[in-house]
RNA sequence: AGGUGUAAAUCGCAAACCUGUUGAAAACAGCGGUGCAAAGCCACGGUUCUAGAGGUUCUACCAUGAUCGCCGGGUUGCCAAU
Numbered sequence: 001a002g003g004u005g006u007a008a009a010u011c012g013c014a015a016a017c018c019u020g021u022u023g024a025a026a027a028c029a030g031c032g033g034u035g036c037a038a039a040g041c042c043a044c045g046g047u048u049c050u051a052g053a054g055g056u057u058c059u060a061c062c063a064u065g066a067u068c069g070c071c072g073g074g075u076u077g078c079c080a081a082u
Base pairs, nucleotide, nucleotide: 004080005079012036013035018030019029020028021027022026034069040075041074042073044072045071046070048066049065054061
């Protein structure tokens, strides 16, 4: 420096449920402890969700919105049994 992540240690993150606030999706805070070696960061590609505005007679449609704890990609980084 690269690969790898079955062990150990340290430091972290925090699903569901429930409560509160706001919201379209969902987010944030509290609680909780399912899990995670990138469950750190970036919506870049795909998927998924939503449809305020637009559009429509009403639907349909529509991302510029949401999601990185769905997959891929980019980027930074802790530890070291092997």
The RNA shown here (c-di-GMP-I riboswitch aptamer) has 82 nucleotides. It matches the Rfam family "c-di-GMP-I riboswitch aptamer". Rfam's curators write: GEMM was predicted in a large-scale screen for bacterial structured RNA regulatory elements. Rfam links the family to the GO term cyclic-di-GMP binding. Of the family's consensus pairs, 83% are formed in the model. The coordinates come from a structure-prediction model, not an experiment, and the mean pLDDT is 81.